[in-house]
RNA sequence: AGAGUUUGAUCAUGGCUCAGAACGAAUGCUGGCGGCAGGCCUAACACAUGCAAGUCGAACGCUCUAGCAAUAGAGAGUGGCGCACGGGUGAGUAACACGUGGGAAUAUGCCCUUUGGUACGGAAUAGCCUCGGGAAACUGAGAGUAAUACCGUAUAUGACGAGAGUUGAAAGAUUUAUCGCCAAAGGAUUAGCCCGCGUUAGAUUAGCUAGUUGGUGAGGUAAUGGCUCACCAAGGCGACGAUCUAUAGCUGGUCUGAGAGGAUGAUCAGCCACACUGGAACUGAGACACGGUCCAGACUCCUACGGGAGGCAGCAGUGGGGAAUAUUGGACAAUGGGCGCAAGCCUGAUCCAGCCAUGCCGCGUGAGUGAUGAAGGCCUUCGGGUUGUAAAGCUCUUUUGGCGGGGACGAUAAUGACGGUACCCGCAGAAUAAGCCCCGGCUAACUUCGUGCCAGCAGCCGCGGUAAUACGAAGGGGGCGAGCAUUGUUCGGAAUUACUGGGCGUAAAGGGUGCGUAGGCGGAUAGAUCAGUCAGGUGUGAAAGCCCAAGGCUCAACCUUGGAAUUGCAUUUGAUACUGUUUAUCUUGAAUAGUGAAGAGGAGAGUAGAAUUCCCAGUGUAGAGGUGAAAUUCGUAGAGAUUGGGAGGAAUACCAGUGGCGUAGGCGACUCUCUGGUCACAUAUUGACGCUGAGGCACGAAAGCGUGGGGAGCAAACAGGAUUAGAUACCCUGGUAGUCCACGCUGUAAAUGGUGUGUGCUAGUCGUUGGGCGCAAGCUCAGUGACGUAGCUAACGCGAGAAGCACACCGCCUGGGGAGUACGGUCGCAAGAUUAAAACUCAAAGGAAUUGACGGGGGCCCGCACAAGCGGUGGAGCAUGUGGUUUAAUUCGACGCUACGCGCAGAACCUUACCAGGCCUUGACAUGCCUGUCGCGGACACCAGAGAUGGAGUCCUUCAGUUCGGCUGGACAGUGCACAGUUGCUGCAUGGCUGUCGUCAGCUCGUGUCGUGAGAUGUUGGGUUAAGUCCCGCAACGAGCGCAACCCUCAUCGUUAGUUGCUACCAGGUAAUGCUGGGCACUCUAGCGAAACUGCCGGUGAUAAGCCGGAGGAAGGCGAGGAUGACGUCAAGUCCUCAUGGCACUUACGGCCUGGGCUACACACGUGCUACAAUGGUGGUGACAAUGGGACGCCAACCCGCGAGGGGGAGCAAAACCAAAAAAGCCAUCUCAGUUCAGAUUGCAGACUGCAACUCGUCUGCAUGAAGUUGGAAUCGCUAGUAAUCGCGGAUCAGCAUGCCGCGGUGAAUACGUUCCCGGGCCUUGUACACACCGCCCGUCACACCAUGGGAGUUGGUUCUACUUUAAGCCGGUGCGCUAACCGUAAGGGGGCAGCCGACCACAGUAGGGUCAGCGACUGGGGUGAAGUCGUAACAAGGUA
Repeated sequence: AGAGUUUGAUCAUGGCUCAGAACGAAUGCUGGCGGCAGGCCUAACACAUGCAAGUCGAACGCUCUAGCAAUAGAGAGUGGCGCACGGGUGAGUAACACGUGGGAAUAUGCCCUUUGGUACGGAAUAGCCUCGGGAAACUGAGAGUAAUACCGUAUAUGACGAGAGUUGAAAGAUUUAUCGCCAAAGGAUUAGCCCGCGUUAGAUUAGCUAGUUGGUGAGGUAAUGGCUCACCAAGGCGACGAUCUAUAGCUGGUCUGAGAGGAUGAUCAGCCACACUGGAACUGAGACACGGUCCAGACUCCUACGGGAGGCAGCAGUGGGGAAUAUUGGACAAUGGGCGCAAGCCUGAUCCAGCCAUGCCGCGUGAGUGAUGAAGGCCUUCGGGUUGUAAAGCUCUUUUGGCGGGGACGAUAAUGACGGUACCCGCAGAAUAAGCCCCGGCUAACUUCGUGCCAGCAGCCGCGGUAAUACGAAGGGGGCGAGCAUUGUUCGGAAUUACUGGGCGUAAAGGGUGCGUAGGCGGAUAGAUCAGUCAGGUGUGAAAGCCCAAGGCUCAACCUUGGAAUUGCAUUUGAUACUGUUUAUCUUGAAUAGUGAAGAGGAGAGUAGAAUUCCCAGUGUAGAGGUGAAAUUCGUAGAGAUUGGGAGGAAUACCAGUGGCGUAGGCGACUCUCUGGUCACAUAUUGACGCUGAGGCACGAAAGCGUGGGGAGCAAACAGGAUUAGAUACCCUGGUAGUCCACGCUGUAAAUGGUGUGUGCUAGUCGUUGGGCGCAAGCUCAGUGACGUAGCUAACGCGAGAAGCACACCGCCUGGGGAGUACGGUCGCAAGAUUAAAACUCAAAGGAAUUGACGGGGGCCCGCACAAGCGGUGGAGCAUGUGGUUUAAUUCGACGCUACGCGCAGAACCUUACCAGGCCUUGACAUGCCUGUCGCGGACACCAGAGAUGGAGUCCUUCAGUUCGGCUGGACAGUGCACAGUUGCUGCAUGGCUGUCGUCAGCUCGUGUCGUGAGAUGUUGGGUUAAGUCCCGCAACGAGCGCAACCCUCAUCGUUAGUUGCUACCAGGUAAUGCUGGGCACUCUAGCGAAACUGCCGGUGAUAAGCCGGAGGAAGGCGAGGAUGACGUCAAGUCCUCAUGGCACUUACGGCCUGGGCUACACACGUGCUACAAUGGUGGUGACAAUGGGACGCCAACCCGCGAGGGGGAGCAAAACCAAAAAAGCCAUCUCAGUUCAGAUUGCAGACUGCAACUCGUCUGCAUGAAGUUGGAAUCGCUAGUAAUCGCGGAUCAGCAUGCCGCGGUGAAUACGUUCCCGGGCCUUGUACACACCGCCCGUCACACCAUGGGAGUUGGUUCUACUUUAAGCCGGUGCGCUAACCGUAAGGGGGCAGCCGACCACAGUAGGGUCAGCGACUGGGGUGAAGUCGUAACAAGGUA
């Protein structure tokens, strides 16, 4: 410090996720030791049991025990002090509760200092005793008793009071010392009170308040104060957020972070609050009291039913809750606390121990050596690699643990729970001690097997559908280590709430516009002040913690000491630039006055012409209207057309313009009246009067609403006609609200420049509107436009009219969906508007630009693409292939073009892969090892069997080398092991080969340049070409693969060579023939050459490339044909040609054999053949060809047969012989018929091939003689030696050809042209597509699940108001009942107590509100869900933008 994730890729926006640190944690697996810490975060839930606050005989009396006594000890009481500390918890509390800094009107036991005093009296009472009540708790009466308990008097520095005066204290114990007691003053400590500032969220909480705010008086308190009361006044708080609601103890600190911040408030420390819930006071220095009291309530327990008792949020512990948190331990030795003169007692405070890897820190589980790189595991290309110096082995060591011995500090004299602990020494022995997570990317670490969208993983992206580095296992590796992972939470990364430090044209985001309140901000000069600001001092900012330094535990964690820091607050002294305040002045901001100017600025009244429609009348006749085409509609009752007249409403052609005006919405004929704003010019006046603007107020298109008018045209709804699969639409004919006017409401729009307002500054150029100056050119101010520099921007773009550089103020944004929705509030007559969430869900949504692809976008161009032609297919019969069906099997593959006479250049057996049955198992075939034999083999032939096979024979034959060894080679046999074998699967694991786009003209690269980048440029543009072919231009310059050429064939000529070819010439021969001898001229054959290049001429074009025409030429502009197929696309085809990874089978999915099947047949399709006839059939005649083939062959002549064919045998391994006849042609006949067309089908008889023609071959003869009379929609081929037509040959092959591959013969028609269909190329445009339009995608409905709104109501919490009721208690009154101290001789008085009354008041009750939550029949929409239904709304002009 960043990374992953939106895309085909890119940049930016933006969310989600990860890597870090932390924790009072929990969970999973694992677990050796020690130190230091920590340990109910949940139920402030309920608690059994024990302990946690007592002590003092030096305050007092009594009782008991011991003792002879002195005396010592014990007990319950009276009395004193303590129990208000210490310990726990965080429920409540949003508050002077806390933090910080101040303040004045206070109290303060014990403690310290000082001064003074401590005199004289008195009356009771508990304990105890007696008698009672009660189950108990407890309690009544009587008698008697002590005090440092209680009371009186005196005295008094004190207090009160102006004064007089009034009031007001004490206690003793002891042998002494001394300890106490009272009063006063001061201190210290502690506590109470007041104030400034700070301290969570919500405005879908905006008004709150009656002791409320203040005053006077009184009461009360330790003390101020509405703290309380009476009276008076009507205040007080609040947008700087009152009140209400929700949440919460606050702080030092802790965690994180670079910091600023954010989160948090366990342990330790300070403060507060609470003690079963609520209320109340008493005592006291201090409490409204955790282990006190009273009352009420809930709960638990005891009970003799009459009554009682209790409060672990003390320490342990129990139940419960929970993911989860410890022992019913030891000791007062230390530190501290209470009491005591003290000894001492008490102390679950505390110090220790126990449990727990809960955290932090430290240590260990051994060290050295050790290669045969052992065994085993795993992988493997089978060679090896790896685990791995790892192990074993050898040599050492002993931390830890064990055993034995010594043994502290903590304790200055004594006293040690911890503890025989820490620590030290000795002994034995590698001995007692390693796991967890991860290994696709982020993120360090890879292989094999298993699984097969299953099981599973997953933090995000995403893995898994048969070769998974992502699941599970193993081997190996990486990380950390007594731990490691996971989960949860916080901060970080996140500049993703932006103070530091973000944005708003298009990504989320500028309010529709103005006026203006509060607020914020504000021109120049001078003075004053010093509030802000700055500097210094002082006080405070507790300790601990963090940081630094030093020190102590062996180190560290931990601890100790010191320092620094504590950014704050208060106070004080100073500075005065800036801001503020204030005083004075100024004119440049702003405003006003003056002179002019333009304008659809606004309101009212009036007027005008054109047009539409309607009405009346004339002329006139059959249509009009409307559309893509029609129809609905109007019209013979006279339309439409045309002429004249009239009515009415609405809108204002031309001018008209990126022209004008207005804040925006908006404003368009003309005239008048009223009226707002703006601009220019030159002066004058005022003197900052300014800018912005939360709330507020006003204006605000269209539609809509209310009332009343008006209504020509247009026109939602509606009706009809069309279109359509449908058409509740688009189109047409009608047509009502509405549109218009007046008044009122609504308050929204893509109210847009998608750009808030204001001010200043920052290059220019060209238009235009309105002013001013100037003779003009032009200059200048205010608008309105187009370019453009700097700059900005993610880019697009903006660019003085900023989206630049700055300032001021306002509004708004923070992922997509849910949703601008629900609820609540406000407004509205309603429609609705405004304000405005959450649950849930996704990992994206969105912007700009790029490359493609696509478009029922555009431009240019090409192709038998259309058109123009010729002939077909689709109809028939048959052949063949396919689908389907059938079957034991009908083997398999190929499926739009690019499968379907395709693999198959030929299924009767074989082929053959399929089926049935019968057999074989190292195998039909290969190699090696082992054993055996020496032969193997061939011919003939027997038995069983369907055959494979098995059995049994005869005959022929008798391997080579040799070191002489069955030694080697070779062959065969055997049975065992390795292995063979597989047309089994995967063409979506592959190679190779092939199809297709397409023989289309394209596809790329290097360097340079441009762009943040993907990319662009080049390759685009102007011409041209069959062509990215060439030329020109150009930030490009070059190059490569393609194109073309080079190759083959054909067409012309030359030359060479003439046999098997040829025969002009010479000669011979024949019935005839190159038949023969010459010959090689010609034809031909087949080698080598020549020839064609826009080379020449003219025109055209930019003078180029080229094009057009011409000449010559066998051939002319690529001469014709072939071969040749760029980068790539289709996961195209093929594992059944071959090869091959993986998987599968192994007495079978291998091998052999017989028979069957691949040939089936209601049907559908493709490709063909033959026809439907006269351009023909039949018969006859008989001329001309080329390519190829032939020995297991082609087969002549001749003979036989109607024929297929048979016999026969010549020739030929071929320019020689053979098949071989070419056929269309020509002549005759038939005369338009289902025929002398057509030939299917069927019967009979034959031929051939072959081991074998039944399933299932071909051919022949005779007979039979079906459909079919030119073929619907649709569709195919072809541009010249082509189509059409005619025959011939070949491969395969025993046989089988309408198929395929070739060959020649005859031999056309047409092309105006590129609008349209299809395909393709280039440029451009739009895009929400990129699996790329066979794309994407919307909504209803149906189903499942999820959360949520409404909902008659119902249940509960909380709160408010009014009233009722008052327990305990304090206060006030009363107190004729009771009563020791004082007064009084006494009666009595004073004082006190009970009782009673009253005010206040907790709980409780009644009534009515507010608010929150749960449930709720039914209901609304929303979200999610591989393959549901209906349509096709959007994205291209998305087919109606």